[in-house]
Molecule: Bacterial RNase P class A
Organism: Pseudomonadota bacterium
C1' cells in the first nucleotide's frame, strides 16, 4: 500500500423569527426573563430485575423454565474468557482449459486465515418414535453365498467320492433408505462373522496436565445403531398481579348512621279532596305557592384533583485491579416528565443532501428496522528499511 473479517462511535451543521411543555425568579397578575426539552433503537413486549399491593412457618407434590466449563452481574435465556463439534471464502498449491507466451482469466481438487454457526447434561434405567422405500429401523433375510455337520440318492468290497439344495448355516456382496449395527486391510472359514491380527474410531479403567469443561498418554479390558426442540432421568432456578400497581384529598345526586323538630283529623266514586301542620313570599293577618317529612352532623364512595414521577444498579473524566466482561476509588455534573398528552414550523447559508423512527413507572439485555460517515483491532498478500 492492497484485499478481507470483526468491533465501537456519530445520526446533517450553523444563525434568525414565531410557537408548545416542565422548572426557577420577578410581577403592574396581562405576563416577562432565565434554563432544560426523545432514541440507538423511545419499537417488538421476548427474557431478567427494582418498586407497589396481595399471599406466605418450613418442607413436599403438581406446573413452568434453564442446561459444555469458569467468571461477571441486582438478576437473566444476557455478557466475557475457555473447551468441544460443524463450517465458508481469500491467499497458497496441484491438474485441466482459453487468450496467445513478462503473463492474465476460467473450471475442478487439495489445503483451508482472521472469522461464522451450535437448546452443547443423560440414548450402557424404562417407555415410545422413525413418512416413503426396504426382508429388516433391535433382532430381521428379498436377491445372494455355503451346505463343513445331519438327511436322501448314486458309485465303490471298503476307506471314501459325487449329486440334490431337504434340514440348516451366513450376513461378505447386491438392492432399499437420511440412517443397516465399528471402518479399512490381511488372516481365517464350507461360506462367513471383531472370530483373530494391524492401523484407525468409540466406551470403560488408570496416569499426567488443567479450578473445570477437556486434552494427551497407556491398558492380557470391551464394541452397547439414531432421536430427549418425544415422554422420561439428573442438576439448578421460579409465589401471584401489575403504575389502570399503590397512597392522599374529595363536589352534586341517591343510599347508610346519629341528633333536633314535625309526624293529627274528616270525606271519598280510591284518582283524590278539605281542615290542621311545616316551609317560602322581609315581620303580623288574609291570600297564593310548595311539602309529605325537614334541618344539621358523621362515614363509605363516584366525578374530579394531588401523588407515585424521575437522583439513578445515573452520565463524564482521572487513577488502580483484571486477558476480558466487570469492579474499586477520587473529582465533577443534574440531563424530558406530559396526562387529550409538549419536544414543532418557517426563513437563510453550507455540505458528503440527511435513514429507521416518537418517551408515558424505572433499569439491564435480546431481537427487529436503519441514508450515510468516522475510528480501532485482527488476518492474508506485495513493497521499502
Nucleotide at each position: 500500500g492492497g484485499a478481507g473479517u470483526c468491533g465501537g462511535c456519530c445520526a446533517g451543521a450553523c444563525a434568525g423569527u414565531c410557537g408548545c411543555c416542565g422548572u426557577g425568579u420577578c410581577u403592574a397578575c396581562g405576563g416577562a426573563c432565565a434554563u432544560g426539552g426523545a432514541g440507538g433503537a423511545a419499537a417488538g413486549u421476548c427474557c431478567g430485575g427494582g418498586c407497589u399491593c396481595c399471599a406466605u412457618a418450613g418442607g413436599g407434590c403438581a406446573g413452568g423454565g434453564u442446561g459444555c466449563c469458569a467468571g461477571g452481574u441486582a438478576a437473566c435465556g444476557c455478557c466475557u474468557g475457555g473447551g468441544c463439534g460443524c463450517u465458508a471464502u481469500a491467499a497458497g498449491u496441484c491438474g485441466g482449459g482459453a487468450c496467445a507466451u513478462c503473463g492474465u482469466c476460467c473450471c475442478g481438487g487439495c489445503c483451508c486465515a482472521a472469522g461464522g454457526c451450535g437448546a452443547c447434561g443423560g440414548a450402557a434405567a424404562g417407555u415410545g418414535c422413525a413418512a416413503c422405500a426396504g426382508a429388516a429401523a433391535c433382532a430381521u433375510a428379498c436377491c445372494g453365498c455355503c451346505g463343513a455337520u445331519g438327511g436322501u440318492u448314486c458309485a465303490g468290497c471298503a476307506a471314501u467320492g459325487a449329486a440334490c439344495a431337504c434340514a440348516g448355516g451366513c450376513a461378505a456382496g447386491g438392492g432399499u433408505g437420511a440412517a443397516a449395527u465399528c471402518g479399512u486391510g490381511c488372516g481365517g472359514u464350507a461360506a462367513g462373522a471383531g472370530c483373530g491380527c494391524a492401523c484407525g474410531g468409540c466406551c470403560c479403567c488408570g496416569c499426567u496436565g488443567g479450578c473445570a469443561a477437556c486434552a494427551g498418554c497407556g491398558g492380557u479390558g470391551g464394541c452397547g445403531g439414531g432421536c430427549a426442540a418425544a415422554c422420561c432421568c439428573c442438576a439448578c432456578c421460579c409465589g401471584g398481579a401489575g403504575c389502570a400497581a399503590g397512597g392522599c384529598c374529595a363536589a352534586a345526586u341517591a343510599g347508610g348512621c346519629a341528633g333536633a323538630c314535625a309526624c293529627g283529623c274528616c270525606c271519598u266514586c280510591c284518582g283524590g279532596g278539605g281542615c290542621a301542620c311545616c316551609g317560602g313570599c322581609g315581620g303580623c293577618c288574609c291570600g297564593c305557592c310548595g311539602g309529605a317529612g325537614u334541618c344539621u352532623g358523621c362515614g363509605g364512595g363516584u366525578a374530579g384533583g394531588c401523588u407515585g414521577c424521575u437522583u439513578g444498579a445515573g452520565g463524564c473524566g482521572g487513577c488502580g485491579a483484571g486477558u476480558g466482561a466487570u469492579c474499586g476509588u477520587c473529582g465533577u455534573c443534574c440531563c424530558a416528565g406530559a396526562u387529550g398528552a409538549a419536544u414543532g414550523a418557517c426563513u437563510g447559508u453550507c455540505c458528503a443532501c440527511g435513514a429507521c423512527a416518537g418517551a408515558a413507572c424505572c433499569c439491564g439485555g435480546c431481537u427487529u428496522a436503519u441514508c450515510g460517515g468516522c475510528c480501532g483491532a485482527c488476518u492474508c498478500c506485495c513493497c521499502c528499511u